[in-house]
């Protein structure tokens, strides 16, 4: 060097055909309990890997560039 796949809250993923981002887990407050762990309620957190483009509107579609992983040379 080439080809593929993958980047989305702290962690693990979802996101259908562009229509404005969601589940668990984690975390915070209550309630139970002599505590504690479970279990109930409720809540906090994402400029969707970085920079452009197309478009009324990009997580999603196009370019570039980065990291991760797997084949190829």
């Nucleotide at each position: 060097g080439g080809g593929c796949g993958u980047u989305u809250g702290g962690c693990g993923c979802a996101g259908c055909u562009g229509g404005u981002a969601g589940c668990g887990c984690a975390c915070c407050u209550c309630c139970c309990u002599u505590a504690c762990a479970a279990g109930g309620a409720g809540g906090c957190g994402g400029u969707c890997g970085c920079g452009g483009g197309u478009u009324c509107g990009a997580g999603c579609c196009c370019c570039g560039c980065a990291g991760c992983g797997c084949c190829c040379a």
Predicted 3D model of a 73-nucleotide RNA (transfer RNA) from an uncultured Acidimicrobiales bacterium. Rfam family: tRNA. Rfam's curators write: Transfer RNA (tRNA) molecules are approximately 80 nucleotides in length. By type it is a transfer RNA. Its mean pLDDT, the model's own confidence on a scale to 100, is 83.